[in-house]
Predicted 3D model of a 72-nucleotide RNA (transfer RNA) from a Nanobdellota archaeon.
The sequence is in RNAcentral, with records from ENA.
């Protein structure tokens, strides 16, 4: 060049049209302990980027960029 896949807190990962966007680790404050560990409660952190559908998009559609894979 061509095709096919994935991109969500700092790391991993779920969710595939109306979520308060979960969970785990992670940060903090409080509990619990003579003190550390471990446990518990709370709180705080995200939808790659631009456009378009739709009443309504992380989500569907088009383009792009990053990766990774395949063809040439």
């Nucleotide at each position: 060049g061509c095709g096919c896949u994935a991109g969500u807190c700092g790391u991993a990962u779920a969710g595939g049209g109306g979520c308060u966007a979960g969970u785990a680790u992670c940060a903090a404050a409080c509990c619990u302990u003579c003190c550390c560990a471990a446990g518990g409660u709370u709180u705080g952190g995200a939808c790659c980027u631009g456009g378009g559908u739709u009443c309504a998009a992380a989500u569907c559609c088009c383009a792009g960029c990053u990766a990774g894979c395949g063809c040439a």
Record summary
The same sequence occurs in records of 2 taxa. Taxonomically the source falls in Nanobdellota (Archaea, Nanobdellati). Its Rfam family is "tRNA". Rfam classes the family as a transfer RNA.